[in-house]
Context: one part of a larger RNA
RNA sequence: CUGGGCGUAAAGAGCAUGUAGGCGGUUUGCACAGUCGGACGUGAAAGCUCCUGGCUUAACUAGGAGAGGCCGUUCGAUACUAGCAAACUUGAGGGUGGUAGAGGAGAGUGGAAUUCCCGGUGUAGUGGUGAAAUGCGUAGAUAUCGGGAGGAACACCAGUGGCGAAGGCGGCUCUCUGGGCCAUUCCUGACGCUGAGAUGCGAAAGCCAGGGGAGAGAACGGGAUUAGAAACCCCGGUAUUCCUGGCCGUAAACGAUGUCAACUAGGUGUAGCGGGUUAUUGACCCCCGCUGUGCUGCAGCUAACGCGUUAAGUUGACCGCCUGGGGACUACGGCCGCAAGGCUAAAACUC
Numbered sequence: 001c002u003g004g005g006c007g008u009a010a011a012g013a014g015c016a017u018g019u020a021g022g023c024g025g026u027u028u029g030c031a032c033a034g035u036c037g038g039a040c041g042u043g044a045a046a047g048c049u050c051c052u053g054g055c056u057u058a059a060c061u062a063g064g065a066g067a068g069g070c071c072g073u074u075c076g077a078u079a080c081u082a083g084c085a086a087a088c089u090u091g092a093g094g095g096u097g098g099u100a101g102a103g104g105a106g107a108g109u110g111g112a113a114u115u116c117c118c119g120g121u122g123u124a125g126u127g128g129u130g131a132a133a134u135g136c137g138u139a140g141a142u143a144u145c146g147g148g149a150g151g152a153a154c155a156c157c158a159g160u161g162g163c164g165a166a167g168g169c170g171g172c173u174c175u176c177u178g179g180g181c182c183a184u185u186c187c188u189g190a191c192g193c194u195g196a197g198a199u200g201c202g203a204a205a206g207c208c209a210g211g212g213g214a215g216a217g218a219a220c221g222g223g224a225u226u227a228g229a230a231a232c233c234c235c236g237g238u239a240u241u242c243c244u245g246g247c248c249g250u251a252a253a254c255g256a257u258g259u260c261a262a263c264u265a266g267g268u269g270u271a272g273c274g275g276g277u278u279a280u281u282g283a284c285c286c287c288c289g290c291u292g293u294g295c296u297g298c299a300g301c302u303a304a305c306g307c308g309u310u311a312a313g314u315u316g317a318c319c320g321c322c323u324g325g326g327g328a329c330u331a332c333g334g335c336c337g338c339a340a341g342g343c344u345a346a347a348a349c350u351c
Base pairs, nucleotide, nucleotide: 003323004322005321006320007305008304012319014201015200016199017198021194022193023192025088026087027086028085029084030083033081034080035077036076037075038074039073040072041071042069048066049065050064051063052062053061054060091191092188093187094186095184096183097182098181099180103177104176105175106174107173108172109171110154115149116148117147118146119145120144121143125136126135162169163168206247207246208245209244210243211242215241216240220236221235222234223233258318259317260316261315262314263313266296267295268294269293270292271291272290273289274288275287276286300307301306324351325350326349333344334343335342336341
């Protein structure tokens, strides 16, 4: 480079926004750049193909003919692609009217529980385990009642329920704010899709500075278990976990399945909404439609497992990635980071 691939065998970037680029709906006209056709020019020799000849044959070689192009000039064709002009509404966006939601940020606030402190009652145990012990307790614990402090998390509701691009989001109230869905078919008129670089977001842990610290709890100390026990179990317990500001940029960041669009049997739940039918003005039931989320399943696909209108089916557009195992999510170099380290990424050697 080509081919074949990427759910589980190697392979979808953690997610988004978007630059260049690639690709792009319907109709008419113009023009003829790509495209297609004709003519002319050129396309050295050798080589290649065919024919004929020469060395005994072949390789080799001589002669003749032909093929050979992102090539040039010129004349034409105009369907398609690109260009220019005009128009359209189905793609896309907007308006109007509704609507569901743990979507985000900030401020405030509530109750249960744990711990600690103060006071009352009360007396010898309590706690913990498979069983124990360390621990706590006559300086009055555990238990129980009243009061107070403080931090963190929000039982029930709760649901293959909802929202978000992903990470993720759950007490309640208010303020600010993003997105979606349904109905209408009113407006704009292709404004679109993807997206190398780039930029932003990005669990937990970790780092820097300042606060906070109830419970939990790496490290650490002790008690057990055990042949040993650097563990699992128990008693303690620092960092951390929480808040503010700033870094880090990684995860089995998973649906291990890139984004967008079209097409291709059904059945059955569930969430949001609309229409119809019936009825008594409204609801329920029933029927239909759109959007999301599950289960099941035909065709088809698949090595199988399985997937199956939420495709891993049938296709198109664009991006990313793979190319035997180890060495190696490594070395060196570069870029980034306070550091930890991250991103990019070999070879020798070996099977």